[in-house]
RNA sequence: GGGAGCCUAGCUCAACGGUAGAGCAACGGCCUUUUAAGCCGCAGGUUCAGGGUUCGAAUCCCUGGGCUCCCA
Repeated sequence: GGGAGCCUAGCUCAACGGUAGAGCAACGGCCUUUUAAGCCGCAGGUUCAGGGUUCGAAUCCCUGGGCUCCCA
């Protein structure tokens, strides 16, 4: 220098263009002499940023940023 993939909850990841979810973690409760384990419940989001398309965008398009990989 050229090309590809990824960016969503604290973490790991889902999500036909039509209500943003799961597991783990956190918090509360049950159980237990206590802890751990187990069970139940609850909360948690500027979907990397900006713009465009659309009745409607996490999703499609453009620009920028970050991370990873391939080629040179």